[in-house]
RNA sequence: CGAGUAUGCUGAGCGGUUGGGAUCGUACUUUAACGUACGCUUCAGGAAAGUCCGGGCAUCAACGGGAAAUCUCCCGUAAAAGGGCAGUUGAUAACGUCAACCGAGGGCGACCUCCGGGCAAGUGCAACAGAAACAGACAUCGCGCAACCUUUUUGAUUGCGCGUUAAGGUGGAAACGUAGGGUAAGAGCCUACGCGUAUGUUUAGGCAAUGAAGCAUAUGCUGUAAACCCUGCCUUGAUGCAACGCCGAAAGGCGGCAUGAGCUAAGCGGCGACGUUUAGCCGCAGAUAGAUAACCGCUCCAGACAAAACCCGGCUUAUAGGCAUACUCGGCGG
Numbered sequence: 001c002g003a004g005u006a007u008g009c010u011g012a013g014c015g016g017u018u019g020g021g022a023u024c025g026u027a028c029u030u031u032a033a034c035g036u037a038c039g040c041u042u043c044a045g046g047a048a049a050g051u052c053c054g055g056g057c058a059u060c061a062a063c064g065g066g067a068a069a070u071c072u073c074c075c076g077u078a079a080a081a082g083g084g085c086a087g088u089u090g091a092u093a094a095c096g097u098c099a100a101c102c103g104a105g106g107g108c109g110a111c112c113u114c115c116g117g118g119c120a121a122g123u124g125c126a127a128c129a130g131a132a133a134c135a136g137a138c139a140u141c142g143c144g145c146a147a148c149c150u151u152u153u154u155g156a157u158u159g160c161g162c163g164u165u166a167a168g169g170u171g172g173a174a175a176c177g178u179a180g181g182g183u184a185a186g187a188g189c190c191u192a193c194g195c196g197u198a199u200g201u202u203u204a205g206g207c208a209a210u211g212a213a214g215c216a217u218a219u220g221c222u223g224u225a226a227a228c229c230c231u232g233c234c235u236u237g238a239u240g241c242a243a244c245g246c247c248g249a250a251a252g253g254c255g256g257c258a259u260g261a262g263c264u265a266a267g268c269g270g271c272g273a274c275g276u277u278u279a280g281c282c283g284c285a286g287a288u289a290g291a292u293a294a295c296c297g298c299u300c301c302a303g304a305c306a307a308a309a310c311c312c313g314g315c316u317u318a319u320a321g322g323c324a325u326a327c328u329c330g331g332c333g334g
Base pairs, nucleotide, nucleotide: 001330002329003328004327005326006325007324008323009322010321012299013298014297015296016295017294018293020043021042022041024039025038026037027036028035045305049316050315052314053313054312055311056310057240058239059238060237061236062077063076064075065074066073067072082235083234084233085232086231087101088100089099090098091097102116103114104113105112106111117230118229122228123227124224125223126222137165138168141163142162143161144160145159146158147157149155176194177193178192179191180190181189195220196219197218198217199216200215201214202213203212205210244255245254246253247252262281263280264279265278266277267276268275269274300303
């Protein structure tokens, strides 16, 4: 210098005019409650989105326990069913999320991808092709019988029966490989060696998944569990803040609703996710017909995707441009 990988951040700026929401302050008003004016300050996002998971919170329901004793109140979620999850260990309020690691696959590499328990428990299914999809004989090979050719034997051909699954062909997939024995012909049928799988075990390693070397036993088993099912773990269910609570005769009003699993900085622990301590900060959107806007000017690299509605943690999807850090490969120079 070029080509990449991973992670994180940012998401045009400045000024003016006008118009709105909110809080606080002041003044005024005095409604049962909810006000009005002025002033200061402040006013969308990294995804506010999809609403796919998880949690908080609230009500109702079910069940269990207790109190009360006939109105009800309090505490809890045990079992079953159903649902969910699936390498290991951890993180977390929780998760289907995250971290590190293991295994398998991909990349020269940084690194990336994986709904990653069990089909060797049972059941189901497997188009087309093929004899046969777990059973089976199309053709081959062998034996027997019959017919026929041949002078006869041998032998050939045809048909039937039996044996055979090695080789052939089909297929994504057809029951391990080589050599020898064996046989009428054959076959893990037997033997030796090798390979694979499962379980157990030894040596030293790891918390574990699991990796290395070895031994023993069994075995040679198609695929499919985002098929039924089996195993282990988690989980009371339903409805979502227009939940719901309070005030009021009603209309209506107030709360829930912005101090939160919060933010910032430093220290400590941890490989990391994260935890913890100390200090500081908080009107920094909070509407309910729903404000966060409109217009003008200037600058530049000429501006993407897009806008809250109870809150929070994730995931997924959209996103012009810019920045930072670490690392990889290649080239050149010193």